[in-house]
Molecule: small-subunit ribosomal RNA
Organism: metagenome
RNA sequence: GGAGUUUGAUCCUGGCUCAGAACGAACGCUGGCGGCAGGCUUAACACAUGCAAGUCGAACGAAGCUUCACCUUCGGGUGAAUGACUGAGUGGCGCACGGGUGAGUAACGCGUGGGGACCUGCCCUUCAGUACGGAAUAACUCCGGGAAACUGGGACUAAUACCGUAUACGCCCUAAGGGGGAAAGAUUUAUCGCUGAAGGAUGGACCCGCGUCUGAUUAGUUUGUUGGUGGGGUAAUGGCCUACCAAGACUACGAUCAGUAGCUGGUUUGAGAGAAUGAUCAGCCACACUGGGACUGAGACACGGCCCAGACUCCUACGGGAGGCAGCAGUGGGGAAUCUUGGACAAUGGGGGAAACCCUGAUCCGGCCAUGCCGCGUGAGUGAAGAAGGCCCUAGGGUUGUAAAGCUCUUUCAAUAGUGAGGAUAAUGACAGUAGCUAUAGAAGAAGCCCCGGCUAACUUCGUGCCAGCAGCCGCGGUAAUACGAAGGGGGCGAGCGUUGUUCGGAAUUACUGGGCGUAAAGAGUACGUAGGCGGAUUGGUCAGUUAGAAGUGAAAGCCUUGGGCUUAACCCGAGAAUUGCUUUUAAUACUGCCGGUCUUGAAUCCUGGAGAGGAUAGGGGAAUUCCCAGUGUAGAGGUGAAAUUCGUAGAUAUUGGGAGGAACACCAGUGGCGUAGGCGCCUAUCUGGACAGGUAUUGACGCUGAGGUACGAAAGCGUGGGGAUCAAACAGGAUUAGAUACCCUGGUAGUCCACGCCGUAAACGAUGUGUGCUAGCCGUCAGGAAACUUAGUUUCCUGGUGGCGCCGCUAACGCAUUAAGCACACCGCCUGGGGAGUACGGUCGCAAGAUUAAAACUCAAAGGAAUUGACGGGGGCCCGCACAAGCGGUGGAGCAUGUGGUUUAAUUCGAAGCAACGCGCAGAACCUUACCAGCCCUUGACAUCCCGGUUUGGAGGAUCAGAGAUGAACCUCUUCAGUUCGGCUGGACCGGUGACAGGUGCUGCAUGGCUGUCGUCAGCUCGUGUCGUGAGAUGUUCGGUUAAGUCCGGCAACGAGCGCAACCCCUUUUGUUAGUUGCCAGCAUUCAGUUGGGCACUCUAGCAAUACUGCCGGUGACAAGCCGGAGGAAGGCGGGGAUGACGUCAAGUCCUCAUGGCCCUUACGGGCUGGGCUACACACGUGCUACAAUGGCGUCGACAGUGGGCUGCGACCUCGCGAGAGUAAGCAAAUCCCCAAAAGACGUCUCAGUUCGGAUUGCACUCUGCAACUCGAGUGCAUGAAGUCGGAAUCGCUAGUAAUCGCUGAUCAGCAUGCAGCGGUGAAUACGUUCCCGGGCCUUGUACACACCGCCCGUCACACCAUGGGAGUUGGUUUUACCUUAAGCUGGUGCGCUAACCUUCGGGAGGCAGCCAACCACGGUAAGGUCAGCGACUGGGGUGAAGUCGAAACAAGGUA
Repeated sequence: GGAGUUUGAUCCUGGCUCAGAACGAACGCUGGCGGCAGGCUUAACACAUGCAAGUCGAACGAAGCUUCACCUUCGGGUGAAUGACUGAGUGGCGCACGGGUGAGUAACGCGUGGGGACCUGCCCUUCAGUACGGAAUAACUCCGGGAAACUGGGACUAAUACCGUAUACGCCCUAAGGGGGAAAGAUUUAUCGCUGAAGGAUGGACCCGCGUCUGAUUAGUUUGUUGGUGGGGUAAUGGCCUACCAAGACUACGAUCAGUAGCUGGUUUGAGAGAAUGAUCAGCCACACUGGGACUGAGACACGGCCCAGACUCCUACGGGAGGCAGCAGUGGGGAAUCUUGGACAAUGGGGGAAACCCUGAUCCGGCCAUGCCGCGUGAGUGAAGAAGGCCCUAGGGUUGUAAAGCUCUUUCAAUAGUGAGGAUAAUGACAGUAGCUAUAGAAGAAGCCCCGGCUAACUUCGUGCCAGCAGCCGCGGUAAUACGAAGGGGGCGAGCGUUGUUCGGAAUUACUGGGCGUAAAGAGUACGUAGGCGGAUUGGUCAGUUAGAAGUGAAAGCCUUGGGCUUAACCCGAGAAUUGCUUUUAAUACUGCCGGUCUUGAAUCCUGGAGAGGAUAGGGGAAUUCCCAGUGUAGAGGUGAAAUUCGUAGAUAUUGGGAGGAACACCAGUGGCGUAGGCGCCUAUCUGGACAGGUAUUGACGCUGAGGUACGAAAGCGUGGGGAUCAAACAGGAUUAGAUACCCUGGUAGUCCACGCCGUAAACGAUGUGUGCUAGCCGUCAGGAAACUUAGUUUCCUGGUGGCGCCGCUAACGCAUUAAGCACACCGCCUGGGGAGUACGGUCGCAAGAUUAAAACUCAAAGGAAUUGACGGGGGCCCGCACAAGCGGUGGAGCAUGUGGUUUAAUUCGAAGCAACGCGCAGAACCUUACCAGCCCUUGACAUCCCGGUUUGGAGGAUCAGAGAUGAACCUCUUCAGUUCGGCUGGACCGGUGACAGGUGCUGCAUGGCUGUCGUCAGCUCGUGUCGUGAGAUGUUCGGUUAAGUCCGGCAACGAGCGCAACCCCUUUUGUUAGUUGCCAGCAUUCAGUUGGGCACUCUAGCAAUACUGCCGGUGACAAGCCGGAGGAAGGCGGGGAUGACGUCAAGUCCUCAUGGCCCUUACGGGCUGGGCUACACACGUGCUACAAUGGCGUCGACAGUGGGCUGCGACCUCGCGAGAGUAAGCAAAUCCCCAAAAGACGUCUCAGUUCGGAUUGCACUCUGCAACUCGAGUGCAUGAAGUCGGAAUCGCUAGUAAUCGCUGAUCAGCAUGCAGCGGUGAAUACGUUCCCGGGCCUUGUACACACCGCCCGUCACACCAUGGGAGUUGGUUUUACCUUAAGCUGGUGCGCUAACCUUCGGGAGGCAGCCAACCACGGUAAGGUCAGCGACUGGGGUGAAGUCGAAACAAGGUA
């Protein structure tokens, strides 16, 4: 310090997620030692048991025990002393500390800094005093009550308990005269006490400034309330309380209300600012079962005190009593979860005491727990046969791995034994024989957890097969998973490791430091203006802000720095720094504020002038639409893509004249004008607002912005009353359509118009708040002005508006750019992922519609902006192609052939599926082929390699038997491998056997190679360097011409290059040359015949050359490339044809050509054989053949080709047969022989018919091939003679030697060709042209598509689940108001009952107590509200779900923008 995730890719915005640190943690797996810490976060839930506050005999009386003395009736008694030894009582001090908890509390509670009107036991200092008396009462004793707790009465007694008197320096009150007020002794000799007063210290009480959570969907609150006076009360100020008087007080700087919460030092995190938090330790506060109350006391409204009420628990004799662990342990309960009913007062501290001492669950220690932090160990060295085993493997090896074993060592920790500090200053040690030290033995007792797709360090095999599962995010898993599970290996940390939860960080993702608002979320519709914020120049004063110094404070601990102590560290101790704050004070005076003076540039006023759809009211005008009346006139009009509804013979439309009425104002008209915005458009008048230009006079900062507030505010809508021509929601009809509640058409009501009143919203947009200043220019236009000149005007300049382009700068980019989205300042509004949702609830406004304010649950990992490359468009432009058009011939109809689908079947093997499957794989299924079916057989196998044994009797042929055959059995004939070391020794062959293996046309073409199809022989596809862009990318390759072509030329931030195009290759067309056999024959000879001699001129053959290049001329074009025409030429602009197929697309085709990974079968999914099937047949489709006839059929005649093939072959001639063919047989391994006959043609005939067309089908008889033609071959002859008379919608091929037509050859092949591959013969028509259909190329445009339009995507309905709103009501919590009741208690009144201390004249009085009354008041009750939560029949929308239904709304002009 960042990373992952939106996209095909990019930049940005923006959320989600991760890596870090921390924890009072919990859970899972694992677990050796020690040190230091920590340990109910939940039920302030309930508690058994024990302990946690006592002490003082030197305050007091009495009793008991012990000891001594005396007496004794030996029972004991008396006296004294003693130990305070014992428990109880009176009395003193303590119990208000220490310890616990965080319920309540949003508060002077806490923090910080101040203040004055106060109190303070014990302690310290000082001054003064401590005199004289009195009356009681517990204990004890007696008599009672009660179950108990406890309690009543009588009598006795002491005190440092209680009371009076005296005294009073100082103290208190005072109307300043005066008045009032104290004490306690103990003991034995020195202290401890006591009383009054002053001061201190300590502790406490009160008041104030500032700081201290969220909500405005809480906006008003308050009646002792705010203040005053008198009084009361308190330690003390004060409405703290009371009477009277006044009407105030708080609040937008957030009162009141609601929710939540103990506060702080600190802690965690962070660079910091901050954010979160408030365990342990420390300070403060509050509380002690719940609520109320006071008493005592220096101090409490009191955790282990009291009274009352309530709930709960316990005891009970039922009458009545007792209790309060949020002290330490402990129990139950709750919970994911948190310890021992331990030891000691040895230390530190506290209470009491003169002290000894006692008490102390404070404290110090020990126990439990890996809860955390820190430290140590589980061994070290050597050790390659790189052991074994495991895992992987290309089978070679690699890895685990110096790891182990082995060898040599060591002993920390733990163990055993011994010794043994310090905490303890003289004594005293719970811990504890602890820490430490020494010795002994032995590697001995001691390693796990998580992860390994990316983020993120670390990879392989097997299993599984969208299953099981994983997952923090992205995402893995559908048969080759580094992502699931296991193993091997590796990485990380380590007595721990992971997971979960929470906090901060990363997150600049609430932005003070430190963000934004044209299009991503975000500028209020506009203006005026209140509070507030901010504010021109100059001068004087002040010093509030500000700055500097000083002082006080900012507790300690903690953090930081530094030093020291435990072996180190954690931990602990000392010192320092820091504590950014608050207060006081001294100074400074630039800036801001405040007070005063002055100024004119901001602002305003005044004068002059012109511009304008600025506003309001009244009046006027013409054109047009519609309607009405009348005329002319006749059959249609209207409307549409086409129609119809509609109007019209009752006279429409059209046309002419007249009239009525309402609404709107053509041309001018303009990125022209005015207005704050909404908005404003005929003319005139009246009233009226604002802006602008010029002028200089006046005022003298009067200014800017603006939360709330107020006003204005399109259209639609609402209310009342008018008006109503046009247009036109709703509605009706007609069309369209699958439907059409739409688009189109005919009608048509609200409304549209006016007046008055509401509404208050719009894509109210420049999607851009207002104001001010500054920052290059150029060109228009509107209003006004100035100057100059060449003066009907032109040019230049100034101010204010309104536009275009464009630097700097800004921006994610697009773009903005003096009218900023630039640079700054001031103020306001608004935003913080998408959906849910601008919705619900609540409030406000409204007649309503609705507006405004405005959430949450839940759900997703995206949603989004700009730009890029593609693809696509029922977008555009340019261009090409038998793409259309123009033509010729077909298919689709018939019969047959062939392939396919379907069906059938035991099987009808399999594959191919739009173009680009379907006469395709198949260049040829009777057996074979053959992969399919039925049956019968074989199991190391039909085939390969290795091993063992045997034989060298192995191979070939023939016939016999069984069998369907494979096969099995037996027989005959022929022949007898090679080498040799002479050994069955070696090789080969055959037989038998064993196991490794063979074998598979079994699966996966979506694991693959190779090959192929297709776009497409379309003209494209890219790269290097440079340049531009943040980037994806662009440029080049675009543009203007041209071409068949990214072909070439020109231009250009590009310059070059590669794969394609073209050319190079082959055939063909012309010529030359070379060579003439098997070819040829002009001339010579010869023959039936180029047959022969001869020749090689010609044809031809096949080698080598030549030729064509827009080369020449003219025109055109840009002086180019090229195009058009012409000449010459065999051929002319690529001469014709072929081969040749760029980057890529289609998970295109093929595992059944071959090869091959993986999976599967192994007496079978392998192998063999016989028979059957692939040839089936209601049907549908593709491709063909033959036809329907006269451009023909039939007969006769008989001329002219070329490619090819031939020895298991082609087969002549001759003979036979009507013929297929047969017999015989020459020649030929071929320019020699054979196939070989070419056919269309010519002549004759038929004369338009189901025919002399057509030949299917069927019968009979044959031929050939073959082991074999039944299923199931081809051919021949005779006979038979279907359908069919030119083919619906639709559709195919072809641009010249082409289509059409005619025959010939070949491959495969025993036989079988209408198919396929070739060959030649005859030989056309048409193309105006590119609007349209299809396909393609380039440029451009839009896009919400990128699996790329066969895309994306919306809503209803149906089903399931989830959260939520409404809801008659119902249940509970909380709170307010009014009233009733009133416990305990204090206060006040009364007090005729009772009454020790004092007074007394002895009668009584003073004083006190009980009782009674009153006010206040907790709990409780009644009634009425507020608020929150739970449940709720039914109901509303929302979200999410697998491949549901209906449509097709959006994205392209999305087919109606």